[in-house]
Context: one part of a larger RNA
RNA sequence: CGUUGAUUCUUGAGGGGAGCUGACCACAGUACGAGAGGACCUGGUUGGGGAAACCUCUGGUGUACCGAUUGUUCUGUCAAGAGCAUUGUCGGGUAGCUAUGUUUCCAAAGGAUAACCGCUGAAAGCAUCUGAAGCGGGAAGCCCACCCCGAGAUUAGGAAUCAUUAUCAGGUUCCCAGGAGACUACUGGGCAUGGGCAGCCGGUGUAAGACUAGUAAUAGUUUAAGCCAAGCUGUACCUAUCAACCGAGCAAG
Numbered sequence: 001c002g003u004u005g006a007u008u009c010u011u012g013a014g015g016g017g018a019g020c021u022g023a024c025c026a027c028a029g030u031a032c033g034a035g036a037g038g039a040c041c042u043g044g045u046u047g048g049g050g051a052a053a054c055c056u057c058u059g060g061u062g063u064a065c066c067g068a069u070u071g072u073u074c075u076g077u078c079a080a081g082a083g084c085a086u087u088g089u090c091g092g093g094u095a096g097c098u099a100u101g102u103u104u105c106c107a108a109a110g111g112a113u114a115a116c117c118g119c120u121g122a123a124a125g126c127a128u129c130u131g132a133a134g135c136g137g138g139a140a141g142c143c144c145a146c147c148c149c150g151a152g153a154u155u156a157g158g159a160a161u162c163a164u165u166a167u168c169a170g171g172u173u174c175c176c177a178g179g180a181g182a183c184u185a186c187u188g189g190g191c192a193u194g195g196g197c198a199g200c201c202g203g204u205g206u207a208a209g210a211c212u213a214g215u216a217a218u219a220g221u222u223u224a225a226g227c228c229a230a231g232c233u234g235u236a237c238c239u240a241u242c243a244a245c246c247g248a249g250c251a252a253g
Stems, first nucleotide, its partner, number of pairs: 001152001005162006014149004020048007032037001049106006058099004065092005070085006110143002116137004168249001170246004174190005194238002196235005202228003209222005
């Protein structure tokens, strides 16, 4: 820009992906075979490899959480803290992300076939699966089927709804954010969007102060305390202000 306004939902021309494989059990020590040995078919179980999604579990990370601890400087001092030393070092760890973790799939069915196997059957009284008419079977391959994209499929599709008195329907800028993200785009929102606050989940592990015991280091009680990020639920206290712009489109009157 087109698709003859817009929103939501779709059809599927076409394109892409996937397509793998072992072992064991039953049938059955059966068929077969003198024996040795030893099946087809069918059904079931469990692996390897590959792929996707996810974080309940097992772990990793988690320099915005908690605790322990060394040196030093500072807050006048004790105590309590703060800065720096790779996040000073160390022990844990929420959300998120993640694999070695979890779940699922690589399945079945159908159609047309290849080699090949056949039926009926002449030319050629026989024979012959047929480079004769006719009719079957037959593959991990082909077409479907499964997953994804997909109407610029210019043959530009379809459905529902809204609007067509217009300061319209709808959209954009702007703003608050995010499972989205370099920017853009995308998604949600502009009275629960984010922040704050409250409760909860969860993490750390019993704060400070005081009291008690001890000469003291320290221990006990108050106290499963105190603190707490990204998680969940709620709550208008704050914030999404004010506004501007784009947008002529059946019919009827």